[in-house]
Molecule: Bacterial RNase P class A
Organism: Pseudomonadota bacterium
This record gives sequence, structure tokens and C1' cells, in this order.
RNA sequence: CCAGGGGGCCGGGCAGCCGCGCUAUCCGCAAGGGUAUCGAGGAAAGUCCGGGCUCCACGAAACAAGGGUGGCGGGUAAUGCCCGCCGGGGGUGACCCCAGGGAAAGUGCCACAGAGAGCAGACCGCCUUCCGGGCCUGACGAAGGAUCGGUAAGGUAAGGGUGAAAGGGUGCGGUAAGAGCGCACCGGGGGGCUGGUAACAGCACCCGCAUGGCAAACCCCACCCGGAGCAAGACCGAAUAGGGGCGGCGCGCGCUUCGGCGCAGGCGUGUUUCGCGCUGGACCGCCCGGGUUGGUUGCUUGAGCCGCGCCGCAAGGCCCGGCCUAGAGGAAUGGCUGCCGAUGCGGAUACGGUCUCUUCUGGGAUACCGUCCGCGCUACAGAACCCGGCUUACAGGCCCCCUGGCGAA
Repeated sequence: CCAGGGGGCCGGGCAGCCGCGCUAUCCGCAAGGGUAUCGAGGAAAGUCCGGGCUCCACGAAACAAGGGUGGCGGGUAAUGCCCGCCGGGGGUGACCCCAGGGAAAGUGCCACAGAGAGCAGACCGCCUUCCGGGCCUGACGAAGGAUCGGUAAGGUAAGGGUGAAAGGGUGCGGUAAGAGCGCACCGGGGGGCUGGUAACAGCACCCGCAUGGCAAACCCCACCCGGAGCAAGACCGAAUAGGGGCGGCGCGCGCUUCGGCGCAGGCGUGUUUCGCGCUGGACCGCCCGGGUUGGUUGCUUGAGCCGCGCCGCAAGGCCCGGCCUAGAGGAAUGGCUGCCGAUGCGGAUACGGUCUCUUCUGGGAUACCGUCCGCGCUACAGAACCCGGCUUACAGGCCCCCUGGCGAA
């Protein structure tokens, strides 16, 4: 100097005039007015997760249905989030990615091509036997060897072909030719030892060890899970119809001083058991219809933010100190003007930086940077109960660390 990787931050400023909102305070009978502080985000977005909070559900246990997660450990209020580590994959590397338990419980799919794609398989080949041809050795014989062609029988899966993928891989031996057939190494399986909290890793030994992929296919395994949501809810005010219709089930037993008590049964729960409550006709189900759409509150001090120190590889945690930074209610924080900043394009300029030479208060080159002028532009995007995450969008700029390449000293 170039290229790449990881992390963090900013994303407009100042002034004037006019106009808004909460709160506090002052004036005013009130309406209203004055003054002061403060007044959108890193994502406020998506509504994908987890909670706080509010209300509802009678409780306990087991099971079912439904849903969620899926290596190990740690963090957190919690999570499907974050951190570290393990394993697998990509990259020269910094680093990045993974929906990371199970295919021998079962079912299912793998088009086409191919002999054969879940229990296999022989297309081209290779080898042996048989038949034929000529060649060589031999003696123009017998016999043997090599080679070519052909059908049939047998052996083969090493070589080639098809395919995304073909029944471990490479090499040596062996064989008629081949094959884990045998051996060495790699791979796979088994138990043992060592290290580690663990996932796992390493070491030595034993076993020739036939055997795909997909579970982000159904499924199996392990663990976890009440429901609804600020349009939750609370209060005040006001108004109406404690309305009407249909169906289901039951109206049973005992005692009684006739008031009632107990039991069966029923409801509260998807099923069962236990307990509790209500009922002993309450109830269960469906349909039609009426009133209230007003006001106050919930509503902003928080698992809050900032800073020093300590612990921890880190995520985070602890101590101390400081700060209070929107709360609207159809929805406030805006409009205009001027100057500046960032930025794109065009133009000017050798003034400075830069490069180069040198006799060093110098010369030359160059529009790359600074400087000046003009025009344009200034990203994504607006709270609505609150918080912690993830994901997506973002003109332009700044900072830190790391990797690779080139070059110089």
C1' cells in the first nucleotide's frame, strides 16, 4: 500500500421568528395567560420468542391430546436468547455455518439412467471347458505354447460403463481369473486404561468386520409447557328487559320434633382416583332480543441508565457513587429563514501537503489530498402498559483489533 475478517460508535449542529404537549409554579371568579425543566429509536418496525403486570380457571396425582426444545457446561427473571467448550462442514488464514438424540421398533420416498437403489445385481468385460483357423517349438508326426473367431456350460465382481449415490479405501500377496480370500495401514465395531464437571479426546489390545441416503418425511426417545390479554382490569356516572323460545336429563331412598338432616345421582375437568365446594332440579346445550360505546384510572422509578473498582476465559455478577431523561388520548415535539457540518458531480488553483533532483531561504512534476467556487443531496424511519431477546431496513462517516499478499528499513 492492497485485499479480507471480527467488534464498537455517530447518523446532523447553531441562531432567529412563529406554533405545540406533560409537569411545576405565579396571576385570574372562570375561561385563560406568564415563566421554567423536559419532550421518539437503534431499530420505536416485524408481532417471531421470553417475561413483569391484570383477570379467569377448586386442588393433588397419573394418563391422554396438543405444542415446544434437542451436543455439554455456564449466564439470566426467563427463553427457541447470550457465552464458553465439544463434534461435523467451509476457508491459505483471521473466521464463518450447523433444524447437532435415534435409520438394527415400524411405515414411507430416492425420478430418469442403469444389470442392480433393500436386501440386491451382470450391460461391456476377465478366466476355464468345448469347436474351428492359421502361427511357433518339435521331425511337415504326437505333444506343448501364444493368439484370433464362435456357440454352450461354469466361475467372477478386481477393471470399465450408468448414476447424486453401487455393498468399505490404498497397496502387496494369492488365484484359472477374481474377491478381506490373506496381510499392512486407514476406516468401522468391542470392551479396557488415562485426561476432562461433561459433551468428548488420546493410548494400547481384540475382531475381517456384508449392509446406502432422507426423520427440515410420518415416527420413536429425552426434557419442558394452565388460559386470555392494557381493546387485560378497577372505579364513577348513566340506561335497560333479573327478557323470550326450543331441546336434554332428573324429580329416587332413609330418618324426622315436618323446621330439616343424610345418601344415591348431577355440576365444577379430556379420562381416572382422591379431596373440597354447590345442588338435591340446580344444571347442560342452542336460538332470538334489550341497555351501556361517557368520564377517571391503569400510564411511567424501572429485572432502569451512567461511571470507578473487584471476581470471572467470557456471557455476566458484586460493591460504591451519580442521574430521573415522553406519557399523548384520533393522538403533542412542528413550520419558515440564515449560517455551518457530512456527502455526490463539475470547475479553478501549483498556495500547502505529496513525489523527485539539488550547489539546500533552491528547481521541477503532479490536480491524488487539503483550499476556493457552483449545483445537488443529507439514510432507514414515529412511542401508545413496560422490559429482555431475535429478525429485517439503513445515504454516509469514524474508531479498535486480527488475517493474507506485496514492498521498504